[in-house]
RNA sequence: UAUUGAAAAAGGCAAACUUACGGUGACGUAAGGGCGCAAAACUAUGGGUCUCAAUUAGAUAGAGAUUGCCAGGUUGCCAAU
Numbered sequence: 001u002a003u004u005g006a007a008a009a010a011g012g013c014a015a016a017c018u019u020a021c022g023g024u025g026a027c028g029u030a031a032g033g034g035c036g037c038a039a040a041a042c043u044a045u046g047g048g049u050c051u052c053a054a055u056u057a058g059a060u061a062g063a064g065a066u067u068g069c070c071a072g073g074u075u076g077c078c079a080a081u
Base pairs, nucleotide, nucleotide: 002081003080004079005078012037013036017032018031019030020029021028022027035068041074042073043072045071046070047069048066049065050064051063052062
């Protein structure tokens, strides 16, 4: 540096659900919790899915949410070869 993740070690993340707060909402943040995860780290770039009070006006729009749906981009722990 490349490939791989069968076994092991160190450490990491944290689904459902509960509580509090924020949001019209999808959902987010914090605490508890632990289903899972080798990128479940970062990034809304492409696709998917989901939401929408007010404005616009009726939908292939516009504005948003989701990276733990998939792909792309960037970075990265341990081990084996």

Record summary:
Model confidence (mean pLDDT): 79 of 100. Predicted 3D model of an 81-nucleotide RNA (c-di-GMP-I riboswitch aptamer). It was read from a public genome assembly, where an Rfam model found it. Its Rfam family is "c-di-GMP-I riboswitch aptamer". Its family is annotated with cyclic-di-GMP binding in the Gene Ontology.